[in-house]
Notes: A computed fold for a 267-nucleotide RNA from a Pseudomonadota bacterium, annotated as Bacterial large signal recognition particle RNA. RNAcentral holds the sequence, with entries from ENA. Its Rfam family is "Bacterial large signal recognition particle RNA". The family's RNA type in Rfam is non-coding RNA gene. Rfam describes the family as follows. The signal recognition particle (SRP) is a universally conserved ribonucleoprotein involved in the co-translational targeting of proteins to membranes. The coordinates come from a structure-prediction model, not an experiment, and the mean pLDDT is 77. A source record names the gene ffs.
RNA sequence: CUGUGCUAACCGGGGAACUGGCGGUUCCCUGAACCCACAAUCCGCCUUAGUGGGGGCUAAUUCCCUGCCUGCGGCCUCGUCGUGUAGGGACUGCCCCGCACGGGCAGCGAUGAGGACGCGGGUCCCGCGCAAGGCGGCCUCGGUGAACCCCGCCAGGUCCGAAAGGAAGCAACGGUAGCCGAAUCGUCGUCUGUGCCGCGGAUCACCUGGUCUGAGCCAGCCAUGCGGGUACCGCCUGGACGGCGUUGUCAAAGGUGGGGUGCACAG
Numbered sequence: 001c002u003g004u005g006c007u008a009a010c011c012g013g014g015g016a017a018c019u020g021g022c023g024g025u026u027c028c029c030u031g032a033a034c035c036c037a038c039a040a041u042c043c044g045c046c047u048u049a050g051u052g053g054g055g056g057c058u059a060a061u062u063c064c065c066u067g068c069c070u071g072c073g074g075c076c077u078c079g080u081c082g083u084g085u086a087g088g089g090a091c092u093g094c095c096c097c098g099c100a101c102g103g104g105c106a107g108c109g110a111u112g113a114g115g116a117c118g119c120g121g122g123u124c125c126c127g128c129g130c131a132a133g134g135c136g137g138c139c140u141c142g143g144u145g146a147a148c149c150c151c152g153c154c155a156g157g158u159c160c161g162a163a164a165g166g167a168a169g170c171a172a173c174g175g176u177a178g179c180c181g182a183a184u185c186g187u188c189g190u191c192u193g194u195g196c197c198g199c200g201g202a203u204c205a206c207c208u209g210g211u212c213u214g215a216g217c218c219a220g221c222c223a224u225g226c227g228g229g230u231a232c233c234g235c236c237u238g239g240a241c242g243g244c245g246u247u248g249u250c251a252a253a254g255g256u257g258g259g260g261u262g263c264a265c266a267g
Stems, first nucleotide, its partner, number of pairs: 001267006010056002012030005020046005034054005063260008073250003078245006085238004091234001093233001095229006103222003107217002114213004119209005125201005130195002132192007140182005150175003158167003
């Protein structure tokens, strides 16, 4: 060096999560990815950190170690944007309310603003009256109507009387109280979301007339200022999810360079 047989190794790796930690089952990434049993209220182990059983292949372009480049994907930090959420009312903005002001607009004003007057009239208010309306009583009419304890007259019957006569008195009849109803003219009482009403009073809140004066008045909208409210939106705070970017970290896979790897037999 060649051939044959065997053995270590290899037949996937990684991230998240779990765990004191490691690996697996689970989820995800990568991708050529042996088989069976176990496992999330977990399974197996302990830095030599899945265990057990079976199979394949082989000492190398295939196994192991290391440097560099690219880098799937995950986790972490921070920023920004969006969505939805809980809260706040310091911020001011939006919105609402009130007050002030009189800068702008509008409106009124020499056909007289505003002011003044022991002035006049009206509205409003108070009292009285009148009227209207509602309700009730009385009056009027009709009906009914007291077994007796209402009235009149009292047949019959009863009582007194020798008789003449007399007495009380039921029913009927006539009335009355009561009850029911009608009418609404009159009258009395009472009430009022009533009144082109009358009289008197009070007042200056409003309107208006008169007289004097003679240029402003007003506060509807905007602006401004102050105070209050509200929390839809803005704003602020917290946490959630998603997009983008960023920091750090782990890193599949690929590329490239370097190094390492056993035993036996035969030629």